[in-house]
Record summary: The prediction has a mean pLDDT of 77. Two RNAs folded together computationally: RNase P RNA and transfer RNA, 454 nucleotides in total. Rfam match: Bacterial RNase P class A. Rfam classes the family as a ribozyme.

RNA sequence: CGGGCAACUGCUGGACGCACUCGUUCGCGAGUGCGUCGAGAGGAAAGUCCGGUCUUCAUAGGGCAGCAUGCCGGCUAACGGCCGGGGGCGUGCGCCGAAAGCGCACGCUACGGAAAGUGCCACAGAAAAUAUACCGCUUGCCGGAUAUCCGGCGAGUAAGGGUGAAAAGGUGCGGUAAGAGCGCACCGCAGCCUGAGUAAUCGGGCUGGCAGGGUAAACCCCAUGUGAAGCAAGACCAAAUAGGGGAGGAGGAGUGGCCCGCUCCGUUACCACUUCCGGGUAGGUCGCUCGAGUCUCUCAGGAAUGAGAGACCUAGACGAAUGGUUGCCACCCGCUACUUGGCUUACCCCUUGUGGCGGGCACAGAAACCGGCUUACAG
RNA sequence: GCGGGAUUGGCCGAAUGGCUUAGGCGCUGGACUGUGAAUCCAGCCACGAGAGUUCGAUUCUCUCAUCUCGCCCCA
Numbered sequence: 001c002g003g004g005c006a007a008c009u010g011c012u013g014g015a016c017g018c019a020c021u022c023g024u025u026c027g028c029g030a031g032u033g034c035g036u037c038g039a040g041a042g043g044a045a046a047g048u049c050c051g052g053u054c055u056u057c058a059u060a061g062g063g064c065a066g067c068a069u070g071c072c073g074g075c076u077a078a079c080g081g082c083c084g085g086g087g088g089c090g091u092g093c094g095c096c097g098a099a100a101g102c103g104c105a106c107g108c109u110a111c112g113g114a115a116a117g118u119g120c121c122a123c124a125g126a127a128a129a130u131a132u133a134c135c136g137c138u139u140g141c142c143g144g145a146u147a148u149c150c151g152g153c154g155a156g157u158a159a160g161g162g163u164g165a166a167a168a169g170g171u172g173c174g175g176u177a178a179g180a181g182c183g184c185a186c187c188g189c190a191g192c193c194u195g196a197g198u199a200a201u202c203g204g205g206c207u208g209g210c211a212g213g214g215u216a217a218a219c220c221c222c223a224u225g226u227g228a229a230g231c232a233a234g235a236c237c238a239a240a241u242a243g244g245g246g247a248g249g250a251g252g253a254g255u256g257g258c259c260c261g262c263u264c265c266g267u268u269a270c271c272a273c274u275u276c277c278g279g280g281u282a283g284g285u286c287g288c289u290c291g292a293g294u295c296u297c298u299c300a301g302g303a304a305u306g307a308g309a310g311a312c313c314u315a316g317a318c319g320a321a322u323g324g325u326u327g328c329c330a331c332c333c334g335c336u337a338c339u340u341g342g343c344u345u346a347c348c349c350c351u352u353g354u355g356g357c358g359g360g361c362a363c364a365g366a367a368a369c370c371g372g373c374u375u376a377c378a379g
Numbered sequence: 380g381c382g383g384g385a386u387u388g389g390c391c392g393a394a395u396g397g398c399u400u401a402g403g404c405g406c407u408g409g410a411c412u413g414u415g416a417a418u419c420c421a422g423c424c425a426c427g428a429g430a431g432u433u434c435g436a437u438u439c440u441c442u443c444a445u446c447u448c449g450c451c452c453c454a
C1' cells in the first nucleotide's frame, strides 16, 4: 500500500422527469409506480483501552473521599497520545596489554518520594535492619602435652569462608597482636560553592570518613487533573386498550355514608353514560452526518505540528444496503517448454528471462462523530 | 451500539505475594462382603493465554481470548 479496468445483473439512499391517487391556504405538499443520472465500508470499520465534541440530569461557592496520571521541554480542542531532550538498562563496535572505565551506534524504559510514617522480605543463614558472631583470625589466664600443639574460661575483630535475590561503600598501599575509613590515593556517596542549559541534567572545585539494604505495578505521602451517565444519550408528534384528573349526569335498578336494631323517604358519594384535559406505550420524525472534513501547493519549525491559498462534497441504513457472475491486466505458487549465465567433456544442479496450463489472492466489515493507542492480517 | 462482572482438575469451590494450590463430589486401584451399596486406605487429574513489576505472581499491572449480566417509560 491493501489489487486495477470493463460488461451484465441485483440491493440501499439521493436528484430530476412523467403518470396516477389523496390533501390544499391553489403557491404547492405527501404517497405509489415507471424511467434517466449520480453515489455507496476500513486500515483496521474490531477491542472499547484513553481523550474530546454532542445530549440529558444535577448545579450558590468551596473542600474531603474516590479514580487517574507522574524525568524535562514542546505539540494538541484534549489525552494515559505524539515529537525532541535527559537519566538508567541491554547488545554490538572502537580506545586501553586485560578488567574497570570512556566514546559511538542500535534497542528497551509505568522514570516523583524508601531521610513523614506503617507493613513485608519465605527457605537458607550467626545475623534481613536498634546489626550480629557459626566457622575462622589474634591474644590474656589456667590445665594438659612439652618446644609454639590441644582443651577450658574470657577479650578483640569484621578482613577471609559459608548462606542468600539482597550482608551495612569498592580497589590498592600503609598500619596492626590480628583487623577495621584506623590513615592515605583513586572511584563511589553526602553537603556547600560554581560554570553550561528554558529545564530535566551535565561538568569543575572545596569539605566530610561514610551516615541511610530492597520493595510504593504494598499501604501511603507529594504534585496535577477529574460532576455523573451515555445516541438504547436525548428532543418532538402521537393510535387502540387499560388506568389518572376536571365538568356534566336522564336513570333510579345496585353498593356505602348521613342514620345507634329494622323499614321507608330524602340527600350525597361510587357507578352506567357524555364530554374535555394531561402523562405514557406501539408507531413515526429528528438527533444523523459540512466536519478539530478531504485533496493539492506554498510558507514556518530540527520534529510532532501549525499558518495561508485554491479546489472538492465523499454511505447514512435500522430484522440493518454496499452483493453475484464473467473477461483482460497486475501479484504469488506449482507443473512444463525454450532461453541467459555459473560449475562441468557433458548431464544433473543453481540462476536470468519468456511462453503455455492449472490454482491462489488475507484480516475483516460502517451503525452519532472525531483524535489516539492496542490487537488481527494473504501478498 | 453502550456499560458492568467472571475465568483455579470432569463438576462445585477456598486462598495474606512465599515450600508440592486446600476441601467436597466424581474417577482408578485395594481392603471389607457370598455379591453390591455404605465405610476405610492409597492414587490420578488444575490457577484461560502472553508480556511486565518483584528475589519470588493464582494473587499486583498491562494486552488479548472466552463466558455472562444490564441498558425507553410507569409501577
Stems, first nucleotide, its partner, number of pairs: 001379001003329007011040002014037010042363001046374002049372005054230004066226005071085005086111001087109009112221002117219002119215003134161002136157009169187006188210001189208008234286004244277005254270005293312008331360008341350002380450007389404003397434001406422005427443005